[in-house]
RNA sequence: GGGCUCAUAGCUCAGUUGGUAGAGCAUCUGACUUUUAAUCAGAGGGUCACAGGUUCGAGCCCCGUUGAGCCCA
Numbered sequence: 001g002g003g004c005u006c007a008u009a010g011c012u013c014a015g016u017u018g019g020u021a022g023a024g025c026a027u028c029u030g031a032c033u034u035u036u037a038a039u040c041a042g043a044g045g046g047u048c049a050c051a052g053g054u055u056c057g058a059g060c061c062c063c064g065u066u067g068a069g070c071c072c073a
Stems, first nucleotide, its partner, number of pairs: 001072007010025004019056001027043005049065002052062002
């Protein structure tokens, strides 16, 4: 220098054919328990890496940038 993959909640990851962003764990609150743990119920937590474009509408499609990993030279 060229090619490919990835970037979504504190962590690990889903998200189908473009139509209001989810799960598990963790955190907090309540129930239960003498207490803790476990169990059950609920709650909070998101600029979908950044910027632009297409569209009535973008996590998803297109261009660029940044970061990480792999391959070639």